[in-house]
RNA sequence: CCGUGCUAGAUGGGGAGUUAGCGGUGCCCUGUACCCGCAACCCGCUACAGCGGGGUUGAAUUCCCUUUCGAGGUCUGGUGUUGUGGGACUAGCCUUCGCACGGGGUGUUGACAGUUGGGUCCCGCGCGGCGGAGAACUGUGAACCUGGUCAGGACCGGAAGGUAGCAGCCAUAAGCGGCAACCUCCGGGUGAUGUGGGAUCGCCUGACUCGAGCCACCGACGAAUGGAGAAGCCGGAACGCUUCGAUCGACAAAGGGUGCACGG
Repeated sequence: CCGUGCUAGAUGGGGAGUUAGCGGUGCCCUGUACCCGCAACCCGCUACAGCGGGGUUGAAUUCCCUUUCGAGGUCUGGUGUUGUGGGACUAGCCUUCGCACGGGGUGUUGACAGUUGGGUCCCGCGCGGCGGAGAACUGUGAACCUGGUCAGGACCGGAAGGUAGCAGCCAUAAGCGGCAACCUCCGGGUGAUGUGGGAUCGCCUGACUCGAGCCACCGACGAAUGGAGAAGCCGGAACGCUUCGAUCGACAAAGGGUGCACGG
């Protein structure tokens, strides 16, 4: 160096997820790559980290290591859209207050301010009005138990005469009514009322003094530990896009490495 037979190894790999961790089933990427059984209410294992069974290949295009390239995934960041919550901040809006810069109104036919009187408020006393009661006036009002007069009748008496007295008539008591005013007393959801006192200086008003401001309707400005909303803003969510960064990394390329026996 050649041939034969073996052996290690290979017969797909990776990402996310799951897991204490590893691998698998399921999802995705790569791209073509032996078969059967098991497994998400999971399955198998433990750093040589799927298990069990059967096949093929085999020391190199195929196995192992390093480097490069890099599909794709994940994370962070940025950004867009759409829901959701908040009301600290910004802006706008409403309300209130302030100011008196602009407009407006008002004011020498006198503003503001001051003094003084009255009213408004409270407590009394009168007067009026209204209402009630009483008194007064008036009508009615008794089979007998009210009065007067008492026909008839009755009683006493010799007579003269006398006595009681029903009905009727008249009058009247209690009672029941009427009543315009006057008189007395009482009352109030009473008054364009008189008068005395008090309280209050807020409002209205008369008079006087002074002599130029006054009001805050609109706008501007300022304030609110006032208000409503939620555009910006803040928190969180879902779905997209993406420069950079981090990480894993298939496929591919380059370089290197790799055992035993026998025979020639």
Bacterial large signal recognition particle RNA from a Thermomicrobiales bacterium, 264 nucleotides, folded computationally.
The organism belongs to Thermomicrobiales, within Bacteria.
RNAcentral holds the sequence, with entries from ENA.
The gene name in the source record is ffs.